[in-house]
C1' cells in the first nucleotide's frame, strides 16, 4: 500500500442507542490484629485513544485520524 480486529480506572475485563458508564484486583481510610498477612466496612480514582457527524439521546451507528495486533501484495 489494501483488508479485517482491537482501544472504556493503575491492570484484566463488562455495559441492548435510554437511571448517575460498572466489577474484580491494585490503592487509600477505618474495622479486627501484639505487629503484619488474611478476612469486614468505605472512599477514591474515566475526557470510554483523538476529532467531526446522525439521533430527542452515542462507550455503542457513520466518516476521517492516531496506536497496537494478524492477514494479503
Nucleotide at each position: 500500500g489494501c483488508g479485517c480486529c482491537u482501544g472504556u480506572a493503575g491492570c484484566u475485563c463488562a455495559a441492548u442507542g435510554g437511571a448517575u458508564a460498572g466489577a474484580g484486583c491494585a490503592u487509600c481510610u477505618g474495622g479486627c490484629u501484639u505487629c503484619g498477612g488474611a478476612c469486614c466496612a468505605g472512599a477514591g480514582g474515566g475526557u470510554u485513544g483523538g476529532a467531526g457527524g446522525u439521533u430527542c439521546g452515542a462507550g455503542u451507528c457513520c466518516u476521517c485520524u492516531c496506536a497496537g495486533g494478524c492477514g494479503c501484495g
Transfer RNA from an Elusimicrobiota bacterium, 73 nucleotides, folded computationally. Taxonomically the source falls in Elusimicrobiota (Bacteria, Pseudomonadati). Its mean pLDDT, the model's own confidence on a scale to 100, is 81.